[in-house]
RNA sequence: CAAGUAGACCGGGUGACCGCUCGCUUUAAAAGGCGGGAGGAAAGUCCGAGCUCCGCCGGGCAGGAUGCUGGGUAACGCCCAGGAGGGGUGACCCUACGGAAAGUGCCACAGAAACAUACCGCCCCGGCUAAAGCCAGGGCAAGGGUGAAAUGGUGAGGUAAGAGCUCACCAGCGGCUGGGCGACCAGUCGGCUGGGCAAACCCCAUCUGGAGCAAGGCCAAAUAGAGAGACGAAAAGGACGCCCGGCCUAGUCUCUGGGUUGGCCGCUUGACCCUGAUGGUAACAUCAGGGCUAGAUAGAUGGUCACCGCCCCGACUUUUCGGGGUACAAAACUCGGCUUACAGGUUUACUUGGCUG
RNA sequence: GGCCCCAUCGUCCAGCGGCCUAGGACAUCACCCUUUCAAGGUGAAGACCGGAGUUCGAGUCUCCGUGGGGCUACCA
Numbered sequence: 001c002a003a004g005u006a007g008a009c010c011g012g013g014u015g016a017c018c019g020c021u022c023g024c025u026u027u028a029a030a031a032g033g034c035g036g037g038a039g040g041a042a043a044g045u046c047c048g049a050g051c052u053c054c055g056c057c058g059g060g061c062a063g064g065a066u067g068c069u070g071g072g073u074a075a076c077g078c079c080c081a082g083g084a085g086g087g088g089u090g091a092c093c094c095u096a097c098g099g100a101a102a103g104u105g106c107c108a109c110a111g112a113a114a115c116a117u118a119c120c121g122c123c124c125c126g127g128c129u130a131a132a133g134c135c136a137g138g139g140c141a142a143g144g145g146u147g148a149a150a151u152g153g154u155g156a157g158g159u160a161a162g163a164g165c166u167c168a169c170c171a172g173c174g175g176c177u178g179g180g181c182g183a184c185c186a187g188u189c190g191g192c193u194g195g196g197c198a199a200a201c202c203c204c205a206u207c208u209g210g211a212g213c214a215a216g217g218c219c220a221a222a223u224a225g226a227g228a229g230a231c232g233a234a235a236a237g238g239a240c241g242c243c244c245g246g247c248c249u250a251g252u253c254u255c256u257g258g259g260u261u262g263g264c265c266g267c268u269u270g271a272c273c274c275u276g277a278u279g280g281u282a283a284c285a286u287c288a289g290g291g292c293u294a295g296a297u298a299g300a301u302g303g304u305c306a307c308c309g310c311c312c313c314g315a316c317u318u319u320u321c322g323g324g325g326u327a328c329a330a331a332a333c334u335c336g337g338c339u340u341a342c343a344g345g346u347u348u349a350c351u352u353g354g355c356u357g
Numbered sequence: 358g359g360c361c362c363c364a365u366c367g368u369c370c371a372g373c374g375g376c377c378u379a380g381g382a383c384a385u386c387a388c389c390c391u392u393u394c395a396a397g398g399u400g401a402a403g404a405c406c407g408g409a410g411u412u413c414g415a416g417u418c419u420c421c422g423u424g425g426g427g428c429u430a431c432c433a
Stems, first nucleotide, its partner, number of pairs: 001353010012308007020037007039328001043339002046337005051212004055247007063208005068082005083097001084095004098203002103201002105197003119144002121140004126135003152170006171193002173190007216265004226256006237248001258432003272291008309326007358429007367383004375413001385401005406422005
């Protein structure tokens, strides 16, 4: 210098004028003054929680979710570290990665056979025959052929022909020994050697009640505080699966009709942010100091102008001038994550290749 | 805001992971029939929302996105 890998961060700036919203404040009011005012994803609503309500509690079934190991966390399907497998020259990246000897099911077409199989073929013996060949009985699975996949692979010995039948190396499985908390790894012994699919049913382990701030509470206003039905002292009733047991309690639910479209709380101080120290490989935890950082309710956070920054195009010998552009997208109870979108730019560590000293 | 559901020819529907090169009805187009139109007959064209993954094989199974639809206030 070029190409690349893994992170962290920014994502326009300054000023003037006109507005919007919230808090504090001056004032009798009108009207002012001061201060705060979108994001890294506020998004998709895919997970997990806080919070609130649904008489209370326990057990079982069904359903759902997760799925290598160890840790972190309020919790998670998230994060960190490690193992195994795969990819890359490498930095590094990817993995729905439990179980196919618990059982059931499926494997189209082709092929003899897709689960216990022999089409072509190889070999032995017998018969017919001059021979080639044919017929009958038996052995084999090496070679050919089909297929996505054919019963360990390669080589040598061995054999009538063959075959883990025997041997060497490799792959797998099982036993033993050692290391590791563990997933697993290393060594050694045993010829022990029939596929695949669980993002098919299923089995195993762990977790799991439901609804969601339009939850829910209070005040005010208005109406016909209405009507019908179902269940319930033989026991309804975690609102929306089923069953059983104990306690509590007298109402609960559906439909039709009627009224309102107001205010307050929930609501923003929180598993919060910044800096430092300590422990830990890390995720993270603890301690100390400092900080307050949007709360609208048809929904505020905006618009115009000037100068500057960045990118593109054109003119020009350069300075410069003219034109265009400046992403994705925008809170709605609040957090922790994941995923997806994103013009342009900054920075750290590392890898590979080239050049120069 | 919150919670659910769906996506296959132009429209409405079928579709056991494999003879799916995806089937049917209506609509469209061409030809036949008719003096002409309609009806009828014959034939043609026309689609799995997009991208990844699992599998030998995906319209179908899983994940991510895109688009569309539905329900949901309070009082007595």